[in-house]
RNA sequence: GCCCGGCUGCGCCAACUGGCCGAGCGGCCUGGCUUAAACCCAGGUGAUUGUGGGUUCGACUCCCACGCCGGGCA
Numbered sequence: 001g002c003c004c005g006g007c008u009g010c011g012c013c014a015a016c017u018g019g020c021c022g023a024g025c026g027g028c029c030u031g032g033c034u035u036a037a038a039c040c041c042a043g044g045u046g047a048u049u050g051u052g053g054g055u056u057c058g059a060c061u062c063c064c065a066c067g068c069c070g071g072g073c074a
Base pairs, nucleotide, nucleotide: 001073002072003071004070005069006068007067010026011025012024019057027045028044029043030042031041032040050066051065052064053063054062
C1' cells in the first nucleotide's frame, strides 16, 4: 500500500428484504425472602447505533470519506 471482518447502553450481544417502541443476558437501583448476607423472586434503570456527510417519505441497515480494533497478501 491492497483485501476481508468488526465498532450498537457500564459489559456482552441481536435486529428478517430499509419501516411499527432498537430485543435479550449480565451489571446497577428498589422491594421481598433471611437474625444478617449470599442465592432466589418481583419491579425499575439506561443506547443520537465509532465520527462526519449523502440517498430516501423513512437508515443500525444502502452509498462516500475518515478513525479505531483484529486478520490476510505484498
Molecule: transfer RNA
Organism: Gemmataceae bacterium